[in-house]
RNA sequence: UCGCGGGAGAGAUCGAGGAUGGGGAACCGUCUUCGACGCCGAAGGCGCAACCGCCCCGGAAACGCUCAGGCAAACGGACCGCGA
Numbered sequence: 001u002c003g004c005g006g007g008a009g010a011g012a013u014c015g016a017g018g019a020u021g022g023g024g025a026a027c028c029g030u031c032u033u034c035g036a037c038g039c040c041g042a043a044g045g046c047g048c049a050a051c052c053g054c055c056c057c058g059g060a061a062a063c064g065c066u067c068a069g070g071c072a073a074a075c076g077g078a079c080c081g082c083g084a
Stems, first nucleotide, its partner, number of pairs: 001084006011037001013036010038071003044067001045065003051059003
C1' cells in the first nucleotide's frame, strides 16, 4: 500500500421554492435547492506540545480549533484484527 472484517459522536430541526406519491380538498410523506439557528469530530487541515528519535536538529498525538467534513439509513470514517 492492497483485500476482508469491526468501527463512535452530533437536529431524519425550522422556514421558503421546486419535483414526486396518496387524497375531492385541506393535509401528510419522500427527494432536491437556498437560507437560518443548534450541535459533532475519528477523512483531511491547522495549533499547542505530551511523547519519540539517528538528538540542539528532526518526527510528532486519540489533546485543542472547527476552515473543510459530518449530524435517520446509506456512503464516509481515525483506529484495531487477519492475510498478502
Glycine riboswitch aptamer from uncultured Brevundimonas sp., 84 nucleotides, folded computationally. Of the family's consensus pairs, 90% are formed in the model. Model confidence (mean pLDDT): 81 of 100. It matches the Rfam family "Glycine riboswitch aptamer". From the family's description: This family represents the bacterial glycine riboswitch. RNAcentral holds the sequence, with entries from MGnify. Taxonomically the source falls in Brevundimonas (Bacteria, Pseudomonadati, Alphaproteobacteria, Caulobacteraceae).